[in-house]
Record summary: Predicted 3D model of a 1400-nucleotide RNA (small-subunit ribosomal RNA) from an uncultured prokaryote. The coordinates come from a structure-prediction model, not an experiment, and the mean pLDDT is 83. Rfam family: Bacterial small subunit ribosomal RNA. The sequence is in RNAcentral, with records from ENA.

RNA sequence: CCUGGCGGCGGCUUACCAUGCAAGUCGAACGAAGGCUUCGGCCUUAGUGGCGCACGGGUGAGUACCGCGUGGGAAUAUACCUUUCGGUGGGGAAUAACGUUGGGAAACCGGGGCUAAUACCGCAUAAGCUCUACGGAGGAAAGAUUUAUCGCCAAGGGAUGGUCCCGCGUCCGAUUAGGUAGUUGGUGUGGUAACGGCGCACCAAGCCGACGAUCGGUAGCUGGUCUGAGAGGAUGAUCAGCCACACUGGGACUGAGACACGGCCCAGACUCCUACGGGAGGCAGCAGUAGGGAAUAUUGGACAAUGGGGGCAACCCUGAUCCAGCCAUGCCGCGUGAGUGAAGAAGGCCUUAGGGUUGUAAAACUCUUUCGCCCGCGAAGAUGAUGACGGUAGCGGGAGAAGAAGCCCCGGCUAACUCCGUGCCAGCAGCCGCGGUAAGACGGAGGGGGCGAGCGUUGUUCGGAAUUACUGGGCGUAAAGCGCGCGUAGGCGGCCAAGCAAGUCAGGGGUGAAAGGCCUGGGCUCAACCUGGGAACGGCCUCUGAAACUGCUGGGCUCGAGUGCGAGAGAGGAUGGCGGAAUUCCCAGUGUAGAGGUGAAAUUCGUAGAUAUUCGGAGGAACACCAGUGGCGAAGGCGGCUCACUGGCUCGAUACUGACGCUGAGGUGCGAAAGCGUGGGGAGCAAACAGGAUUAGAUACCCUGGUAGUCCACGCCGUAAACUAUGAGUGGCUAGUCGUCGGGCGGCAUGCCGUUCGGUGACGCAGCUAACGCAUUAAGCACUCCGCCUGGGGAGUACGGACGCAAGGUUAAAACUCAAAGGAUUUGACGGGGGCCCGCACAAGCGGUGGAGCAUGUGGUUUAAUUCGAAGCAACGCACAGAACCUUACCAGCUCUUGACAUCCCGGUCGCGGGGACCAGAAAUGGACCCCUUCAGUUCGGCUGGACCGUUGACAGGUGCUGCAUGGCUGCCGUCAGCUCGGUCGUGAGAUGUUGGGUUAAGUCCCGCAACGAGCGCAACCCUCGUCCUCAGUUGCCAGCAUUAGGCCGGGCACUCUGGGGAAACUGCCGGUGACAAGCCGGAGGAAGGCGGGGAUGACGUCAAGUCCUCAUGGCCCUUAUGGGCUGGGCUACACACGUGCUACAAUGGCGGUGACAGUGGGUAGCGAAGGGGCAACCUGGAGCCAAUCCCCAAACGCCGUCUCAGUUCGGAUUGCACUCUGCAACUCGAGUGCAUGAAGUCGGAAUCGCUAUUAAUCGUGGAUCAGCAUGCCACGGUGAAUACGUUCCCGGGCCUUGUACACACCGCCCGUCACACCAUGGGAGUUGGUUUUACCCGAAGCCGGUGAGCUAACCGCAAGGAGGCAGCCGACCACGGUAAGGUCAGCGACUGGGGUGAG
Repeated sequence: CCUGGCGGCGGCUUACCAUGCAAGUCGAACGAAGGCUUCGGCCUUAGUGGCGCACGGGUGAGUACCGCGUGGGAAUAUACCUUUCGGUGGGGAAUAACGUUGGGAAACCGGGGCUAAUACCGCAUAAGCUCUACGGAGGAAAGAUUUAUCGCCAAGGGAUGGUCCCGCGUCCGAUUAGGUAGUUGGUGUGGUAACGGCGCACCAAGCCGACGAUCGGUAGCUGGUCUGAGAGGAUGAUCAGCCACACUGGGACUGAGACACGGCCCAGACUCCUACGGGAGGCAGCAGUAGGGAAUAUUGGACAAUGGGGGCAACCCUGAUCCAGCCAUGCCGCGUGAGUGAAGAAGGCCUUAGGGUUGUAAAACUCUUUCGCCCGCGAAGAUGAUGACGGUAGCGGGAGAAGAAGCCCCGGCUAACUCCGUGCCAGCAGCCGCGGUAAGACGGAGGGGGCGAGCGUUGUUCGGAAUUACUGGGCGUAAAGCGCGCGUAGGCGGCCAAGCAAGUCAGGGGUGAAAGGCCUGGGCUCAACCUGGGAACGGCCUCUGAAACUGCUGGGCUCGAGUGCGAGAGAGGAUGGCGGAAUUCCCAGUGUAGAGGUGAAAUUCGUAGAUAUUCGGAGGAACACCAGUGGCGAAGGCGGCUCACUGGCUCGAUACUGACGCUGAGGUGCGAAAGCGUGGGGAGCAAACAGGAUUAGAUACCCUGGUAGUCCACGCCGUAAACUAUGAGUGGCUAGUCGUCGGGCGGCAUGCCGUUCGGUGACGCAGCUAACGCAUUAAGCACUCCGCCUGGGGAGUACGGACGCAAGGUUAAAACUCAAAGGAUUUGACGGGGGCCCGCACAAGCGGUGGAGCAUGUGGUUUAAUUCGAAGCAACGCACAGAACCUUACCAGCUCUUGACAUCCCGGUCGCGGGGACCAGAAAUGGACCCCUUCAGUUCGGCUGGACCGUUGACAGGUGCUGCAUGGCUGCCGUCAGCUCGGUCGUGAGAUGUUGGGUUAAGUCCCGCAACGAGCGCAACCCUCGUCCUCAGUUGCCAGCAUUAGGCCGGGCACUCUGGGGAAACUGCCGGUGACAAGCCGGAGGAAGGCGGGGAUGACGUCAAGUCCUCAUGGCCCUUAUGGGCUGGGCUACACACGUGCUACAAUGGCGGUGACAGUGGGUAGCGAAGGGGCAACCUGGAGCCAAUCCCCAAACGCCGUCUCAGUUCGGAUUGCACUCUGCAACUCGAGUGCAUGAAGUCGGAAUCGCUAUUAAUCGUGGAUCAGCAUGCCACGGUGAAUACGUUCCCGGGCCUUGUACACACCGCCCGUCACACCAUGGGAGUUGGUUUUACCCGAAGCCGGUGAGCUAACCGCAAGGAGGCAGCCGACCACGGUAAGGUCAGCGACUGGGGUGAG
């Protein structure tokens, strides 16, 4: 949220709650009253009396306990029931009811009087019983009647249900370690049904506790229940057993049984009544009410059944119980229809527009009737009667598909997918994570999946989790070995045989309630459910047996352990003495201007004589060389020499002891440095501190000083990366190799070899390990014991404890917070890491940029618009190979709406097209006129193709958005030498190959190698330049012939050249080097030599690089406009800033004159010659040329002259005037020419660019675009250098290696303070409350003790009186209460401390 039925089950807390009900019954115990009567008697019942009310029902507060579970035990009592035995005789005195009277509001109470009993009291008797001093003593009864019974008393036994005691089991906390005085025991006594310190008196000083006492917290326990493979974990609803409780606390009475849920007394809190004097009450019984809460039912029926109480019985009572009601709370069963049905309907949704899907689903047709509904019959439950349920279950009949389907989910885990909407919004979310314009994750829809009268969520428990590891984990680096010894308890422990039998094993017996679970039958139509039987119940007790192992007892043994003997090494420890070198200081001498210190300096010292040097002296500390992965020690640690003292260790041979051993919680000792206390000492060094430097700063690094301290003695501290990050031990076991230290033995060629024990290292097999690695010195294989770990942060912190003089150390949390933190390894990337190597990368050079003017692009600003893109390198003379209109996308205005363009439908026309000219207008456009031309096929029909016009709608159109949805193309790393595959190895990421040694321009080649091969790249193949040969010979060429003005012509094709083919270069040859390789160096020859120069060619990939404005394209958006057309404007703006260039600043130059020499290209809407004009741009002219033919077509340079260092005869900006050309049109806004004007600029700060040879520099030329416009771009030739020692440094790159907490990859990551917000928490003057302890005070009720002169029926006594009893009083104990002082826990708390999280 929805909701149909049946069976079985279940259904709140707190309370000091209205109301009703939940325990009565018996007249066959008794009197009395009332009623009835057939007079026989009967009925009713308040009271006395009996039995019951201690059961049944409820709840779980308390309780960590013999409470419970289990198994045992004895010193006990048990009403009713059963059995046995024996009795039941004879008396007495009262009292309620009743009557009378009094008090009170009531509840109720008091006085006088009468009365009965199965009520009460004696006497008698005593089989058995109890006590006993063994002589004896004590102690009972009840009757009623219908005459058959029911009762009563005593005693024994049984049964039933109890009481008590014991073993074992039974939660958490040690930040609770000591507890206990009736405490533990004894004796005596009391008490009890009974044992017992249960109580008391006395005596003793015990008892419990690390195997966890005491204290604190939490909790009813169990059978069982849930979960789990099990072991476990969690739990203790229903049902069943036990316990505890009954408003809270205390107390007893009665009784067989209670210290009593629906009894009593007292105290307290609360509620109610009241006449204010006083009373009443206790739902944790069934219903119900109120409050609380997420949440849980009817004030029902019946005693018919089962059971209980009373009764002889009938019967009465019974909210136990049986039923019904409410609730899908759970379990089980059933239904909501079945069959046929393709036009695959309509509708919906999607679509690539074809279709797909919903879907045989529906409709339609045929059929059925469970359940429900209506009618009728109608149980079992009852053994003779009695049925609440109930006219129920069931059965029969009837109508009719009729009354009956929802919920969640669809990104992965996890079964199920699309569209739309939304746009880090709204929202989702169990974890990972979705959402920022194509969301299978949000919301809706369609479809699908799951379950189904339910579905989903939330909470809880177990599981998965071997993530507390008993089964079944770990500790070198992930969390985790105590810093190291000694040693107590404890745990574990060598060989041989013997005994015992605690553990162990075997067999038997007892017990292990029932229910549940399991197996197997049975009953409800099935099932759930109910029920019979069986097994099981893991355990405990007991008997008998066994003796291997463990244990115990005693005996023996020697190999473990130890002692003795003989040797040995050593910075082992501690005390005293001694020594030399050095530093510093002091005295004196020599000596003079510096010294010292640093990257460089300064502070500092020094003319009052330093530093340096020499002699002497003082003092303290430390011990160079030897010195060594050498030695010693448990660790910390130990280093000059030496006397004496002392611990441990090793080796050798041998005797002795006889398991004496190992480990080790607590405990105890040692324990670097720093630090603390007291007293010494103080040379050097040196925290703090001071000064000088460095620096942005420099509370640092460096320098000059310098105090604690460092040293000694004594006493503390007790920590460390106290590390091998590795506990100790074991006649333990498991390949080796090479060193080294200390011993022993053997061999000989005497300095070696072999062997053995003990240390200390390196490597390495098996094995182990997550990997790294470890590997006889284990991190291997095993055993024993100890310590320690359980996600990160908070935090080794807070609080508490014990320690310390302090500093602090030790023990050691929680709240809160995160989805990780971490280890090892791998590949990258990075490093102010390393090695090797490249590149115009630096260096060496040459020329520039940055300064000026201008050109051009960009930013910015401006603007109606200054269209858009490009943004470090790799945007910025880029797109643009050329914006006056056009281009053009921008702006303003005007204008069109199927459109400038495509296809289709309909109608019309037969065309169309071209030219001329008119009107309106800025033009587009609109209107009107003339001329030229008259498509193809044809069946001659506008019939077809085709074209145009009009109209309608589909659609066109968009340089609108998204390059972060894309294709394609491109840039960069980079023409860098790299990138991969098969196979092999590794748990894997990955590795290997591809690393290594050489070598190269190259992952080029050679060698080696767990590699062997292969691919994409490199190189080569292609183009071009350089040499030669050959073929060809016009438009090219001209040696010779010929012609001359001229290759103009003849001739020729040798040469040049052109363009086809070929040759040539391969480290091929020689020498050297290298490894006999690859290769390198040198040489010869050659046009060219080690890649000959240049080009084309761009691996896997990277940058969400660039481009939706080339093109293509998904999605979105616009549709009389974001589309189309036109005119004008803008893209050309201008305070500025930057990039790229041009021209310069001049004499290597300017100007004038003169004289030469190219190549590439281009040319018919073109190039345009000669000639002529103009100062010139240019004009005229038109030859020639569709081009090796004609044309465009050179300059720097050389020579001569001039200028003479100046803002100039440099420079040319700017401006004026006058022109030329192109073009429809040069105003905004073209280029050029002439004359005039003549700005800045005298070589450019910081910084920065290019170039290694035919290169830079410099000079001109051509081309594309193009009507015109070139300082840009792309090409071409001419002239033509300098320099490279070298790889330290800057930048970029390659390979190997190393570190890494980076992986968005150093433009990374990340720390702390501070400010703000929120959260939890520590301290805190105090304050509030809970709980508990001790001492004292008070002391209700009550039992007990004492007293009892008041009262007193039964018994004794003739009486007086007595016995006994009661009240009262006193005492002890004691609940509540109070006072004082503590312990402990919790709440609040100004202020304060740190912590966490968040966005900065």